Context: one part of a larger RNA
RNA sequence: GAGUAACGAUAAAGGGGGUGAGAGGCCCCCUCGCCGAAAGCCCAAGGUUUCCUGCGCAACGUUAAUCGGCGCAGGGUUAGUCGGUCCCUAAGGCGAGGCCGAAAGGCGUAGUCGAUGGGAAACAGGUCAACAUUCCUGUACCUCUUGCUACUGCGAAGGGGGGACGGAGAAGGCUAGGUCAUCCGGGCGAGUGGUCGUCCCGGUCCAAGCAAGUAGGGAGUGUCUUUAGGCAAAUCCGGAGACACAAUCCCGAGAUGCGAUGUCGAGCUCCCAAGGGAGCGAAGUGACUGAUGCCAUGCUUCCAGGAAAAUCCUCUAAGCAUCAGGUAGUAAGAGACCGUACCCAUAACCAACACAGGUGGGCAGGGUGAGAAUCCUAAGGCGCUU
Numbered sequence: 001g002a003g004u005a006a007c008g009a010u011a012a013a014g015g016g017g018g019u020g021a022g023a024g025g026c027c028c029c030c031u032c033g034c035c036g037a038a039a040g041c042c043c044a045a046g047g048u049u050u051c052c053u054g055c056g057c058a059a060c061g062u063u064a065a066u067c068g069g070c071g072c073a074g075g076g077u078u079a080g081u082c083g084g085u086c087c088c089u090a091a092g093g094c095g096a097g098g099c100c101g102a103a104a105g106g107c108g109u110a111g112u113c114g115a116u117g118g119g120a121a122a123c124a125g126g127u128c129a130a131c132a133u134u135c136c137u138g139u140a141c142c143u144c145u146u147g148c149u150a151c152u153g154c155g156a157a158g159g160g161g162g163g164a165c166g167g168a169g170a171a172g173g174c175u176a177g178g179u180c181a182u183c184c185g186g187g188c189g190a191g192u193g194g195u196c197g198u199c200c201c202g203g204u205c206c207a208a209g210c211a212a213g214u215a216g217g218g219a220g221u222g223u224c225u226u227u228a229g230g231c232a233a234a235u236c237c238g239g240a241g242a243c244a245c246a247a248u249c250c251c252g253a254g255a256u257g258c259g260a261u262g263u264c265g266a267g268c269u270c271c272c273a274a275g276g277g278a279g280c281g282a283a284g285u286g287a288c289u290g291a292u293g294c295c296a297u298g299c300u301u302c303c304a305g306g307a308a309a310a311u312c313c314u315c316u317a318a319g320c321a322u323c324a325g326g327u328a329g330u331a332a333g334a335g336a337c338c339g340u341a342c343c344c345a346u347a348a349c350c351a352a353c354a355c356a357g358g359u360g361g362g363c364a365g366g367g368u369g370a371g372a373a374u375c376c377u378a379a380g381g382c383g384c385u386u
Stems, first nucleotide, its partner, number of pairs: 013031006032383004040363004046343002050341001051075006060068002080141002082339003086119003092113003098107003122139005142335011153320002158315004166302004172295003177289005183203001185200002188197001205262001209258003216251004220245008229237002264284001267280005303306001349358002365377003
């Protein structure tokens, strides 16, 4: 220079009360404004206590601060079913022997790891200051072990099936959601004029199991004979043939009944009045609309022809066959360990910052509309720390 520029989105504030030494900024209330395919809600990654409560204000906060993602202290994360661990494999890694190489080491078989993929099973309500598909209440389900009962050819690191998959397009059936009406509870005239037919609030509920298996989709099915294939075997799969039957089987949303004489529920009553707590509890139906969700890994079509392995089903080999093993029912038992708080972002992540930048997935109300556009708005959240 200079107490100058600046104080980081022009979404916006005003009033009353409280606390306090002190209030434009903190707390409560009223009004106003902003977002609303987000500036709301839920996750992954990442962060690692920032979460909640009490006490503080030196520093941090671009101002003040009684406030805070700040300081100090105490508290908080509860799982057979969510995710991991576990079983399985992809790209890729490592790699017994092996091959190669002055050494170090490189490559690689059998194997062994490696999710971003495949593989068993849980929902609704309630609850804490802070957790909940984890606690509680109610109602379920899965896997394994053992005992008993009944029946019985069981058996794998092997064979087969299955798992098992592309793009585009079209039509249909549903549901979530929504709208309107019915029904239930409350109010009776707001700043003005009108208003007993108008206004305001709410109007639900899961999985699993059972019945029938619906809309729809797929496969001809069953028995027998034979067999150069499936590295051996096979009753399995594949090939060939005969007979019989025209229906049968498989998959499959949704709806209906139970679950539920439960739960929730506008509101009402009581207590305390500082936040709040306890109890009671009406109606709980119909029509229309309707998804990008489900049926559907379906159907049609196209060429560029669209993972693997295990769980699972089945077949036998060695072997065992009064056993062991298998199937069904029933009873008892077991289900360990790790994660779980909070943010997920114009202040908790990556950017030196409380930085107008960057960052994967899910949910998707109403009016307008082709629409997830636009404008307004609900729930919810904010007015961007001079």

About this RNA:
This is a predicted structure of a 386-nucleotide part of an RNA (large-subunit ribosomal RNA, domain III) from Halofilum ochraceum. The organism belongs to Halofilum, within Bacteria.